[in-house]
Predicted 3D model of a 91-nucleotide RNA (c-di-GMP-I riboswitch aptamer) from a Pseudomonadota bacterium. It was read from a public genome assembly, where an Rfam model found it. Rfam family: c-di-GMP-I riboswitch aptamer. From the family's description: GEMM was predicted in a large-scale screen for bacterial structured RNA regulatory elements. The model forms 95% of the base pairs in the Rfam consensus.
RNA sequence: UUCUGUAUCUGGCAUACCUGUCGUAAGGCAGGGACGCAAAGCCUCCGGUCCUCGAGCGAUUUGCCGUUUCGAGGAUAGCGGGGUUGCCACC
Numbered sequence: 001u002u003c004u005g006u007a008u009c010u011g012g013c014a015u016a017c018c019u020g021u022c023g024u025a026a027g028g029c030a031g032g033g034a035c036g037c038a039a040a041g042c043c044u045c046c047g048g049u050c051c052u053c054g055a056g057c058g059a060u061u062u063g064c065c066g067u068u069u070c071g072a073g074g075a076u077a078g079c080g081g082g083g084u085u086g087c088c089a090c091c
Stems, first nucleotide, its partner, number of pairs: 004089002012037002017032006035078001041084003045081003048076008056067003
């Protein structure tokens, strides 16, 4: 240094839920709070999932509804893969 993972040091992050706020929504941000995390630091390149809009198809008197299809935009990095940076150093 790399690999590996948490034995050791410093510690770090913050699920659900609650309050406020932004957003049509998924969800984000701030505060409280900790389920957990060895990258639960950062990045949407690939897949998945979720939301919105449009088209198609189905049903329907219309509207509404549904999704077995396609496209566009958005979200999720705590759903995986990938990229990148980083603490410790027993084995």